The RNA shown here (SAM riboswitch aptamer (S box leader)) has 104 nucleotides and comes from Candidatus Woeseibacteriota.
Lineage of the source: Bacteria > Bacteria candidate phyla.
The model forms 97% of the base pairs in the Rfam consensus.
[in-house]
RNA sequence: UAAAUAUCUAGAGUGCGGGGAGGGAACUAGCCCGGUGAACCGCCGGCAACCUUAGGGAAAUCCGCCUGAAAGGUGCCAAUUCUAGCCGAAGGGAAAGAUAUGGG
Numbered sequence: 001u002a003a004a005u006a007u008c009u010a011g012a013g014u015g016c017g018g019g020g021a022g023g024g025a026a027c028u029a030g031c032c033c034g035g036u037g038a039a040c041c042g043c044c045g046g047c048a049a050c051c052u053u054a055g056g057g058a059a060a061u062c063c064g065c066c067u068g069a070a071a072g073g074u075g076c077c078a079a080u081u082c083u084a085g086c087c088g089a090a091g092g093g094a095a096a097g098a099u100a101u102g103g104g
Base pairs, nucleotide, nucleotide: 001104004101005100006099007098008097013044015043016042017041018040022033023032024031027085028084029083030082045077046076047075050073051072052069053068054067055066056065081096086093087092
């Protein structure tokens, strides 16, 4: 870093220190958060179960499936991915984005 697969209405801090005005992915329109301290960095705490790992199943072996674990690798801890935008009469779907995995 283009593409592929899966998931994205659940969950988890008004924590402490630094910092000092922005932030909620991009754009537009809203609506929220923010000097009662934003972004960002560090520390502590936590959530989750993609990788990891134990058992079962399957089975020539591995994987696909089910039930746990949470040391490690990420990730995450306001509001549905905050809402809408494109298609559809609507239910919904798509596009884009985020996270993980394998690979180039």
The sequence is in RNAcentral, with records from Ribocentre. Rfam family: SAM riboswitch aptamer (S box leader). Rfam describes the family as follows. The SAM riboswitch is found upstream of a number of genes which code for proteins involved in methionine or cysteine biosynthesis in Gram-positive bacteria.